A computed fold for a 75-nucleotide RNA from an Acidobacteriota bacterium, annotated as transfer RNA. NCBI's taxonomy places the organism under Bacteria, Pseudomonadati, Acidobacteriota. RNAcentral holds the sequence, with entries from ENA. Rfam family: tRNA. Rfam's curators write: Transfer RNA (tRNA) molecules are approximately 80 nucleotides in length.
RNA sequence: AGGCGCGUAGCUCAGUGGGAGAGCACUUCCUUGACGCGGAAGGGGUCUACGGUUCAAAUCCGUACGCGCCUACCA
Numbered sequence: 001a002g003g004c005g006c007g008u009a010g011c012u013c014a015g016u017g018g019g020a021g022a023g024c025a026c027u028u029c030c031u032u033g034a035c036g037c038g039g040a041a042g043g044g045g046u047c048u049a050c051g052g053u054u055c056a057a058a059u060c061c062g063u064a065c066g067c068g069c070c071u072a073c074c075a
Stems, first nucleotide, its partner, number of pairs: 001071007010024004018055001026042005048064005
């Protein structure tokens, strides 16, 4: 320098046009002498940013940024 993939809850990820979700974590309650386990309920997101397409965008397109992988070049 070029190519590809990824960016969604605190963490790991699903969701590929119309309802934003799961597991773990967190909070409260039950249970226990207490902690843990177990059970019940609950909180937490403007989906990396901007622009475009569309009646409608996390989802499609472009650019930028960040991360990872590969290729090339080089002292």